[in-house]
RNA sequence: UGAGUAUGCCGGAUGGUCGCGGGUGCAAGUGCCGAAAGGCCGCACCUGAGGAAAGUCCGAGCUCCACAGGGCAAGGUGCUGGGUAACACCCAGUGGAGGCGACUCCAAGGAUAGUGCCACAGAGACAUACCGCCGAUGGCGGAUUAUUCCGCACAGGUAAGGGUGGAAAGGUGAGGUAAGAGCUCACCAGCGGUCAGGUGACUGGCCGGCUCGGUAAACCCCACCGGGAGCAAGACCGAAUAGGGAAGCAAUGGAACGGCCCGUUCCGCUUCCGGGUAAGGUCGCUGGAGGUGUCAGGUAACUGACAUCCAAGAUAGAUGACCAUCACUCCGCAAGGAGCACAGAACUCGGCUUACAGGCAUACUCAUGUG
Numbered sequence: 001u002g003a004g005u006a007u008g009c010c011g012g013a014u015g016g017u018c019g020c021g022g023g024u025g026c027a028a029g030u031g032c033c034g035a036a037a038g039g040c041c042g043c044a045c046c047u048g049a050g051g052a053a054a055g056u057c058c059g060a061g062c063u064c065c066a067c068a069g070g071g072c073a074a075g076g077u078g079c080u081g082g083g084u085a086a087c088a089c090c091c092a093g094u095g096g097a098g099g100c101g102a103c104u105c106c107a108a109g110g111a112u113a114g115u116g117c118c119a120c121a122g123a124g125a126c127a128u129a130c131c132g133c134c135g136a137u138g139g140c141g142g143a144u145u146a147u148u149c150c151g152c153a154c155a156g157g158u159a160a161g162g163g164u165g166g167a168a169a170g171g172u173g174a175g176g177u178a179a180g181a182g183c184u185c186a187c188c189a190g191c192g193g194u195c196a197g198g199u200g201a202c203u204g205g206c207c208g209g210c211u212c213g214g215u216a217a218a219c220c221c222c223a224c225c226g227g228g229a230g231c232a233a234g235a236c237c238g239a240a241u242a243g244g245g246a247a248g249c250a251a252u253g254g255a256a257c258g259g260c261c262c263g264u265u266c267c268g269c270u271u272c273c274g275g276g277u278a279a280g281g282u283c284g285c286u287g288g289a290g291g292u293g294u295c296a297g298g299u300a301a302c303u304g305a306c307a308u309c310c311a312a313g314a315u316a317g318a319u320g321a322c323c324a325u326c327a328c329u330c331c332g333c334a335a336g337g338a339g340c341a342c343a344g345a346a347c348u349c350g351g352c353u354u355a356c357a358g359g360c361a362u363a364c365u366c367a368u369g370u371g
Base pairs, nucleotide, nucleotide: 001367002366003365004364005363006362007361008360009359010358012326013325014324015323016322017321018320020048021047022046023045024044025043026042029041031040032039033038050342054353055352057351058350059349060348061347062230063229064228065227075225076224077223078222079093080092081091082090083089094108095106096105097104098103109221110220114219115218116215117214118213130162131161132158133157134156137155138154139152140151141150142149143148170188171187172186173185174184175183189211191208192207193206194205195204196203197202234283235282236281237280244273245272246271247270248269249268253267254266255265256264257263290309291308292307293306294305295304296303297302328339329338330337331336
């Protein structure tokens, strides 16, 4: 200098004019809206989006409902240790895979509990003899006094070699054999035992029999985990309207009980009572597993102590518009011009994931050059 890796951070600034939401203080009319509950109106000051406010994918707080105890079904999680309120998150490790490397990635329990599947190709995919090799043994034929020899490839043996495939009976080499074969041996891989180290996942040494296909984000088995719905949760206020109940009034009024009387029921008016409602209003609502700093513990995630700070709370949704100067990027010799990402709270936190112009810091790796 170039190419990268990891971690953390910023993601426009200042001023002016007009406007909007919230809070506090002052002021305040027998003011305005409304049935009421409740709300509104003036002035001043303060304050008003994010690193992801997003996806709503996990985990919690909070609220209501449900709930003796135990189990099944269905679901989730799945190496080890730690962190945390909790998690599928984070940290530190183990094993495996990738990269020259810094480093990155992994849904990483069990395949001798059982079942299923393994396309195409191939003879055969837990079971096989297609080609090939052999034919020791048995069989058949021939030679031979006998012993034995030769031939055939019928029984049979054989997983060395060929061929198919992602995968074909642990791999390579030597011995061995009729031909072969862990049949035997050496090394390697795997499995089991044992010793040592480690909290553990696991690692290393030694010994043994020699060897067992893959697939569980297929059913399944094992271990652990858990009730449901969500702030439109939910609580309160509340003389609308429409129902319900009670008392009284009115009066012999109207209707029904086929004509009349009595009686009963309904209809009217007034007052009172008690519920419900996605009309409405208030609360829930933002001070919290909170932020920042210092010190201490811990490799770290994180935790503790002390100090300090308070930072939107709307309800169809305010957080805006315009102008000027500067910063940044691009174009241009210059004057100057253009651009300035992703995106916006909706009960609140902890995470994950996704989007993102441009920029900064720290540590490290590789290559090349120079001294």
Molecule: Bacterial RNase P class A
Organism: Peptococcia bacterium